[in-house]
């Protein structure tokens, strides 16, 4: 890059370096020189594995053990640290004569893990 799948209202520094950006795209609406974006230290715990401790089932003469569940470590492996994935972007339904608009639900799109090509 593509394809599956899982999951996206929870968490994370008022440090140092560095200097104008940044939040996917679009539109918006916002951070930003009381300092953006990168790097560096720090910090959280999402998924995978690892280990520890518990239930549960299965299995044994018992055990050792399989298989699931629940929690704890942050040890490897990824990831994350403004704002619900910032909010719409496309369809439904409610609300309204309608339109705007607003509210739920779905889909797209993205992002993250795991596995596959």
């Nucleotide at each position: 890059c593509u394809c599956u799948u899982a999951u996206c209202g929870a968490g994370a520094g008022a440090g140092g370096c560095a200097g104008a950006g940044g939040g996917a795209a679009c539109g918006g609406c916002c951070c930003c020189g009381u300092g953006a974006a990168g790097c560096c230290c720090g910090g959280c715990a999402g998924c995978c594995g690892g280990u520890c401790g518990g239930a549960g089932u299965c299995g044994u003469a018992g055990c050792u053990g399989g298989c699931c569940c629940c929690g704890g470590c942050a040890c490897g492996g990824u990831g994350c640290c403004a704002a619900g994935u910032c909010c719409g972007u496309c369809g439904a339904g409610c609300g309204u004569c309608g339109c705007c608009c607003g509210c739920u639900c779905g889909a797209a799109a993205g992002a993250u893990g795991a596995g596959a090509g």

Predicted 3D model of a 117-nucleotide RNA (SAM riboswitch aptamer (S box leader)) from a Chloroflexota bacterium. Of the family's consensus pairs, 97% are formed in the model. The coordinates come from a structure-prediction model, not an experiment, and the mean pLDDT is 85. It was read from a public genome assembly, where an Rfam model found it.